[in-house]
Context: one part of a larger RNA
Molecule: large-subunit ribosomal RNA, domain IV
Organism: Candidatus Marinamargulisbacteria bacterium
Order: sequence, then C1' cells, then structure tokens
RNA sequence: CUCUCGUUAAGGAACUCUGCAAAUUAGCCUCGUAACUUCGGGAGAAGAGGUGCCUAUGUAGCGUGAAAGCACGUGCUGCUGGAGCGUGAAUAGGUUGCAAUAAAAUGACUCAAACGACUGUUUACCAAAAACACAGGUCCAUGCUAAACCGUAAGGUGAUGUAUAUGGGCCGACGCCUGCCCAGUGCUGGAAGGUUAAUAGGAGAUGUCAAUCUUCGGAUGAAGCAUUGAAUUGAAGCCCCAGUGAACGGCGGCCGUAACUAUAACGGUCCUAAGGUAGCGAAAUUCCUUGUCGGGUAAGUUCCGACCCGCACGAAAGGCGUAACGAUUUGAGUACUGUCUCAACGAGAGGCUCG
Repeated sequence: CUCUCGUUAAGGAACUCUGCAAAUUAGCCUCGUAACUUCGGGAGAAGAGGUGCCUAUGUAGCGUGAAAGCACGUGCUGCUGGAGCGUGAAUAGGUUGCAAUAAAAUGACUCAAACGACUGUUUACCAAAAACACAGGUCCAUGCUAAACCGUAAGGUGAUGUAUAUGGGCCGACGCCUGCCCAGUGCUGGAAGGUUAAUAGGAGAUGUCAAUCUUCGGAUGAAGCAUUGAAUUGAAGCCCCAGUGAACGGCGGCCGUAACUAUAACGGUCCUAAGGUAGCGAAAUUCCUUGUCGGGUAAGUUCCGACCCGCACGAAAGGCGUAACGAUUUGAGUACUGUCUCAACGAGAGGCUCG
C1' cells in the first nucleotide's frame, strides 16, 4: 500500500449521477393508528409503553377428566365426584447490571408523482423493466370430412371437441368513455355493361400435287395431305356498383371583425374523403426552453400544481382516471450514520523487506 472487518470527538448527506455503501429499525405483549378505497384493504400504517430473575405461585384461571359413590330403564347408561396430566396469566413486593427480544437470528419509516392494474415471465453468461404474459374487451374466420396447421401422399393435430366450441388479429383489471372521414388501399357482397385464358369454331391464306394452258422460261391449279388461321363462343379476376374503421389509415389554410388596448363568440374565401370531438397537455411526447406563474429551498436546468403558444397528445398501435401491488423510475422529508468536513486507531489476510 491492497483486501475483509471493528471503533470514533464535533457536525450529520455538507459526499455523490444517486444516501451507492454503511448505520438506524427489528422478536413478543399492550395501547394506538390518517388520507384514500374497488369497503377487501391501506395496516406491522405512523406513533407510545412494557419485557430478566426471586417471593406470594406453577398460584388464579382454562382444558382434559381417573378412582370411588349414587340411581335405575342394567347400558359402550345417567348423575355426583374431583385425583392425575397439560396449559398458564394479572397484580404487589423485592433484586442485579450501563444495558433484560442484554449474544445470534430478527421490518427503517413517511409524503408526492410517472409507468404498468395485480401474482407471474424474460435477454442461461453485462439489461428483470415501463418489455412479455394475464383475467377481461372487441373484431374476423369456422356448421364438422369445420376453419387453421404438419405432410408429396396415406395420414395426423384441431378433437375422441361441435359456435358458452376452435383458430387468428388487436387492446389489456376496474371506472367513465371510445368522436368525424369509405376519396385511396384492403376485405365483404353484387352482378347489368366493358375487358379477358385454354377450349370450341373454322372464313380465309400457304405448301405439295392430278390436270389444263404455254412464247417451253413457266403460269393456273380441283380433291387429298400438311402448315397456319379471322369472325364467333368463353369463367374467375380486373374495370364497375355498394357496404365496411376495436380494417391499413387520415383527421386544413388565408383574411377581416367588439366603444382603451388586446383577443375574437362572428363573417368572408380557398381546398378536402373528412378537417382532431371528449379528455389530457413544456408530458417517458415541448425544438425554441432553465417557457411563464405559483409551491417547496437561504439558493431548485430536477420535482409538484397551474397556464396552453400541442415544433410534432388524442380516443382499443386505445383516451383519461384509479384503491391495491412493484428488488421499477423521479422529487421531498424524519430517523440514522466515517458517504463527507478529515481523517485516526485497532484486528485479521495479502503485498513488500530481511532470512
């Protein structure tokens, strides 16, 4: 010097990203216990007092209930009885010590806010959370040889189930609620018209060739065979017409106006499918920003309460609340302390030096 411990004057978070770590608290009994609340909780809330041993005394009390006795209905009967055993205060007096849950084991607590309702689950080996799950809500699919899924198939799961069932998506207890837009995309339904494949169809065309004509070069060319092939026929789909948002998603701009000023209930205009409703709001979302005001502090970029100018909240990618819960996050306080002012001493184990 390092590690692991112990103690410490005065102060007591001044330390620090943060009370990290340590300290405080602690068992049992009695009293006492707020806001809020889903009436269950919160709650061991908080807070206060007691605690050993001896004597009365293993007493009072409580539990169990033997022997014995009595009665008759003679029974695994009823009544009396109280032995033994178990458990076990309160009160009064005394007494030791610094201290009696004398060691050890053994909650610190309160207030406010955020997020997630909760118990649970998770990155085996840097993340335990606000992430996942969850009960519950809702939408979609599925009538049974179900949908969905595995497999080339046979076959299997679903399910030896049957719509109060099964599968999939989203939200996520509970309370109050969940606004407008179907123009685009998707999905569902529709079928008049347009478009549209194979197929069917076969007009026509071409090759070959009997034959005919010939200027002898060639030309025309039926049937057959072969190659091609127009009109016409032709489903779903798409175009089209509707519906549908707890489907993917979206939810404006400019100008003017009130008898101080300011502001604009009001008006005008452009655009749109429709222009953000309730609630919340500098927020886990606010750039400007340490916004402004209030609270807390002597002093507060954090925190709490408001305001609303929401760069860029907003209603099941749910909105806003919410008791209880949380090794979650943030702010404040009481108690407590070597975290610190500021360090000291001691114990053990290393290092180091010598051997």